Small-subunit ribosomal RNA from an uncultured bacterium, 1455 nucleotides, folded computationally. It matches the Rfam family "Bacterial small subunit ribosomal RNA". Model confidence (mean pLDDT): 85 of 100.
RNA sequence: GAUGAACGCUAGCGGCAGGCCUAAUACAUGCAAGUCGAACGCAGGGUAGCAAUACCUUGAGUGGCGCACGGGUACGUAACGCGUAACCAACCUACCUACAUCUGGGGGACAGCCCGCCGAAAGGCGGAUUAAUACCGCAUAACCCACUGAAGCGGCAUCGCUUUACUGGUAAAGAUUUAUUGGAUGUAGAUGGGGUUGCGUGCCAUUAGCUAGUUGGCGGGGUAACGGCCUACCAAGGCGACGAUGGGUAGCUGGUCUGAGAGGACGAUCAGCCACACUGGGACUGAGACACGGCCCAGACUCCUACGGGAGGCAGCAGUGGGGAAUCUUGCGCAAUGCGCGAAAGCGUGACGCAGCAACGCCGCGUGGGGGAAGAAGGCCUUCGGGUUGUAAACCCCUUUCAGUUGGGACGAAGCUUCGCCGGUGAAUAGCCGGCUGGAGUGACGGUACCUUCACAAGAAGCCCCGGCUAACUACGUGCCAGCAGCCGCGGUAAUACGUAGGGGGCUAGCGUUGUCCGGAAUCAUUGGGCGUAAAGCGCGUGUAGGCGGUUCGGUAAGUCCGCUGUGAAAGUCGAGGGCUCAACCCUCGAAAGCCGGUGGAUACUGUCGGGCUAGAGUACGGAAGAGGCGAGUGGAAUUCCUGGUGUAGCGGUGAAAUGCGCAGAUAUCAGGAGGAACACCAAUUGCGAAGGCAGCUCGCUGGGACGUUACUGACGCUGAGACGCGAAAGCGUGGGAAGCAAACAGGAUUAGAUACCCUGGUAGUCCACGCCGUAAACGAUGGGCACUAGGUGUGGGGGGUGUCGACUCCCUCCGUGCCGAAGCUAACGCAUUAAGUGCCCCGCCUGGGGAGUACGGCCGCAAGGCUAAAACUCAAAGGAAUUGACGGGGGCCCGCACAAGCAGCGGAGCAUGUGGUUUAAUUCGACGCAACGCGAAGAACCUUACCUGGGCUUGACAUGUGGAUGACCGGCCUGGAAACAGGUCUUCCCUUCGGGGCAUCUUCACAGGUGGUGCAUGGCUGUCGUCAGCUCGUGUCGUGAGAUGUUGGGUUAAGUCCCGCAACGGGCGCAACCCCCGUCGCAUGUUGCCAGCAUUAAGUUGGGGACUCAUGCGAGACUGCCGGUGACAAACCGGAGGAAGGUGGGGAUGACGUCAAGUCAUCAUGCCCCUUAUGUUCAGGGCUACACACGUGCUACAUUGGCGCGUACAGAGGGCUGCGAUACCGCGAGGUGGAGCGAAUCCCUUAAAGCGCGUCUCGGUUCGGAUUGGAGGCUGAAACCCGCCUCCAUGAAGGCGGAGUUGCUAGUAAUCGCGGAUCAGCACUGCCGCGGUGAAUACGUUCCCGGGCCUUGUACACACCGCCCGUCACACCACGGAAGCAAGCAACACCCGAAGCCGGUGGCCUAACCCUUUUGGGAGGGAGCCGUCGAAGGUGGGGCUCGUGACUGGGGUG
Repeated sequence: GAUGAACGCUAGCGGCAGGCCUAAUACAUGCAAGUCGAACGCAGGGUAGCAAUACCUUGAGUGGCGCACGGGUACGUAACGCGUAACCAACCUACCUACAUCUGGGGGACAGCCCGCCGAAAGGCGGAUUAAUACCGCAUAACCCACUGAAGCGGCAUCGCUUUACUGGUAAAGAUUUAUUGGAUGUAGAUGGGGUUGCGUGCCAUUAGCUAGUUGGCGGGGUAACGGCCUACCAAGGCGACGAUGGGUAGCUGGUCUGAGAGGACGAUCAGCCACACUGGGACUGAGACACGGCCCAGACUCCUACGGGAGGCAGCAGUGGGGAAUCUUGCGCAAUGCGCGAAAGCGUGACGCAGCAACGCCGCGUGGGGGAAGAAGGCCUUCGGGUUGUAAACCCCUUUCAGUUGGGACGAAGCUUCGCCGGUGAAUAGCCGGCUGGAGUGACGGUACCUUCACAAGAAGCCCCGGCUAACUACGUGCCAGCAGCCGCGGUAAUACGUAGGGGGCUAGCGUUGUCCGGAAUCAUUGGGCGUAAAGCGCGUGUAGGCGGUUCGGUAAGUCCGCUGUGAAAGUCGAGGGCUCAACCCUCGAAAGCCGGUGGAUACUGUCGGGCUAGAGUACGGAAGAGGCGAGUGGAAUUCCUGGUGUAGCGGUGAAAUGCGCAGAUAUCAGGAGGAACACCAAUUGCGAAGGCAGCUCGCUGGGACGUUACUGACGCUGAGACGCGAAAGCGUGGGAAGCAAACAGGAUUAGAUACCCUGGUAGUCCACGCCGUAAACGAUGGGCACUAGGUGUGGGGGGUGUCGACUCCCUCCGUGCCGAAGCUAACGCAUUAAGUGCCCCGCCUGGGGAGUACGGCCGCAAGGCUAAAACUCAAAGGAAUUGACGGGGGCCCGCACAAGCAGCGGAGCAUGUGGUUUAAUUCGACGCAACGCGAAGAACCUUACCUGGGCUUGACAUGUGGAUGACCGGCCUGGAAACAGGUCUUCCCUUCGGGGCAUCUUCACAGGUGGUGCAUGGCUGUCGUCAGCUCGUGUCGUGAGAUGUUGGGUUAAGUCCCGCAACGGGCGCAACCCCCGUCGCAUGUUGCCAGCAUUAAGUUGGGGACUCAUGCGAGACUGCCGGUGACAAACCGGAGGAAGGUGGGGAUGACGUCAAGUCAUCAUGCCCCUUAUGUUCAGGGCUACACACGUGCUACAUUGGCGCGUACAGAGGGCUGCGAUACCGCGAGGUGGAGCGAAUCCCUUAAAGCGCGUCUCGGUUCGGAUUGGAGGCUGAAACCCGCCUCCAUGAAGGCGGAGUUGCUAGUAAUCGCGGAUCAGCACUGCCGCGGUGAAUACGUUCCCGGGCCUUGUACACACCGCCCGUCACACCACGGAAGCAAGCAACACCCGAAGCCGGUGGCCUAACCCUUUUGGGAGGGAGCCGUCGAAGGUGGGGCUCGUGACUGGGGUG
């Protein structure tokens, strides 16, 4: 786009068309084929007449014509059925037309009617009588038919036409009336049919062979006619890979739909042809039938019945049941068109013309038009400003199609009838015939189309969609639910995707959905595709059919081309014009039409025939190459075995071992022997072969190829469906052989296991002969042939040239075999004269993945199995090449306390602290590998506090605004209470222009408040990789693109640091530097700091001094600057000098692009959600401090490098006013009293400790260790019970250096020792952050573990190896295969039975017409009956094919 459609929602009108696609299922009822009195007799009725009779009409009958048309359906049919083009010299044709001739004379019956009989009926029988255009002889015979001849002409093989001769044969019907009509014969025409042929006409080869009337001939029969159409005989043919036979499907065509076309699909309506008429068979009649509304028979079914027997056939029009998603009225009329009959009037006609039903389709019309902004109300959204619905509505003006209403009102009628008139015939004014622009009559549709009156905007809009494709977006609800979905996919609390609403988009009396077809789909590719890796080259060859084929000349004209011509029905399509108001629709004319036929011509190409040629192909000759094949022989090395010698305890094997072998003598070694298999070196990127494949040497036989040279043949060629042959390994059969190796198997190891990898053994097999198998990643994943299209460089074979004495060398050429590469091709990778380039020819193969190279069938095979080869079902992918990452028990380079080397620890104990778990009314919350766990918390008794229990408050503990009221609030005291709080009492405002205002309290409404949720809605901040050296951009270039290049490479560095190179050149964020502290020096300044010299003191205490230390500022200094070496004349590295410091001097601050949905909604901020007399707020008490356990981080120890006692020396950095607190006094002590000094280089905290000196202890759970507990105190604080710290006395636990494992540290570091600070009323020698004192050991090195950087490689990974993913098993569902069987269908075959009927035969029987006889009859002919051939249905039987079903079973798919 289309539709004979259906379904859902909706629906105003009209025109035109179409309307059982399914059950060719069954049918009630009515109708659908009759007509003729001008063929005939009879009967009834009517008119006229006295009647005879005449006329009219009705009925059945005889007879004629029609019923073979029209109408329906699509069962069958793969066929001369249909289409197209021819042919019939092999045919028929009623009615119609033309022409010719004839139409004489007789006869006997049968219906009807009447009578009788049988039957329920349908119907039948007998008798009598009767007419004809019914039937039958005879006559006539132009023509005709048959036979035999003759002549002429013609042709297409048998032959045809015309003329003619002889013999024989065949006709007829009249009616009405006077003019027609009919009858017979013949010829011709027209029309309709019959037959034959070429070509075309769908699927399956998992249908490959079919055929006995089969193919042909002769005789006969039959037909309108040819013919095996039928029959007897004879012959053995006929068809088939160009698809016979079989199966399944189907009416064919004009055309219809689609498509740019070529095509594809379809075959409703209309038209042509065929076929069919309940199913099967059959003939009759007839011009025509094997006959839809005829007959006979058989069958199924239905109906009637008196049970004896009968009737029926809607696939005609309506209509009914049924089936189905689904398809109409039991209408009107013969007025028109057409058909039948008739002389005609006319009759009949469910053909047809009309109407009805249903939006089923196409077309047309309407549901109003113009104005109208306060942009109304309402709705929806909102950033609260507004926006949108929206000129939309209201409102004003206008119009009235359609529907409604009033009135009028067709065309379709030509013809025919009748009346009248005229003419002809005729005696006639009768009748008949003809004519008339005369009158009247005849319309189903239909009072319809159309016209008109009236009134009112009045009666008339829906459906689908709005994530992308695809035009159209917001809100709410929902919360992987409900649902949507054509594909991708939406939905798990902010859904433009679900549902609703508002808004928007599309179409519109329709709109969506579903089904089907074509298109898009170049996705079966003729136009117009492919096959190295995506699906796809047969494993390879030989070769049949077929396809294709060098050069030249001639013939022919089949293909091809051109002209003319026939055909190509109409309708349809297209163009033009016309008719309905337009359109749809209809009419007229024209064009077009592949193909097919005839005829004339052309001859380039193809074909064909004939003659030549040699460039293709082949043959001969020559000398060379080769693991080409087959057979026979032969050789050495090695393994093993056997014999003997020597010789002794192991050998063997592995990562390490063990099994195994060995004192019965192994292994090792020497000599000899046996046997089998394979051939080291040469050896190669080599050679040969069609492929598989081929390797010691020699001989024999043999295939092929390359080169060179001339001679010969003369297209002999290429490819190759089938076919045939070859075909690795494994495997199979028979027989040999068997050294080594070695599936299976055994043992030993390994391992969680180890039916493996490793080891020790070991059988088939491997080898030979013969025969099978026929497959491989049989690969160059690349079929064969020919030709053409840059080069370079190897190598094998042959030839030539140059050159030489010769051999090399070098050059050219042909063939083979490799690598690199241009153009070109390719999706890319890549290929590239050995093409995957450019062309031609032939073959094979492919068409999404899975199912599946499977099932079934067939063929092959001994088997294993092979070849051929589906479907159901299922998925939205499977796949190729390349890219960027990530990853690897891949590679290379490099780094880091990463390992190693060391030192000290942790893990064991006790305690502290955090966490898990458990417990609890609550043990608030968060943090969870590294990167949670002495973390948030720089300090939980109350407070903190978020938790629990209980008591209170509700505009609130806190903020702002608003309306009203009040005048204080605060504070002190008393009472109740656990307190909050409540009550009482005392005290108590400011400014003012007097209007009020400020402030405070109470109250109202807005609101406050939330440590409630979501860190996966967020901001900010932070951790981590990682202080790792990386991360990017612009322009250019390369690539179809993703992307690459730069950033890779060579060096170097701590560093993407620097240098060099380079299709790159530059830039940015990072690195480094700039900043701070420490280390040296200088300058300046010296108080509270310092004190060398001077003076002084108990004391830098004081005077004084600025030298020094120190402090505070400002500077200097270090830059690979210098020298030597290495390196590429580089960067840089190594060494050295100088220097306080040397190659970043040490430390800090500083954290690129990003990763982890990392952490935090409980610091803060914040969207959304939730609570609102509570999830807010307040108070008291409790809890966060629990304790069988587990883990992390620490402290103290286990002691002699130690403990204890006494004495004694030396820091730095900090802090201090509700603070630090000296001297002094009291206390064993914690501490107390007290208060000097100090807002601090001044005073205080403040005695530093380890150390050093002396003494003591002596290896003991101790003079180690200090947990725990008892007692007594101190301090802070309202308050130390839960639950603080400290002191003293007493107590004295575990613990004797810690399993697997694991942490930190490379120098002023580790270790060890003490000091200070924050927080803080108090609480920390154990945490944290700082400070100084003492002060080591070790680093060979980068194999390994961990982490990281760069390059490279593989990848089926990309939420990226914590990835992906395979198979069994278990469960559920689905489709399929096998299966003992069961059941059904289809078409054949054999035999039996054999209806109707045609044909043939026929004794007796029956028999009007004609003949003979003479009437009794006979004959000819016919008939019944019977017999026979054929023959439908039926029966029996064994097979074939197909579908269904089947316990069980097999694999497959999905979850």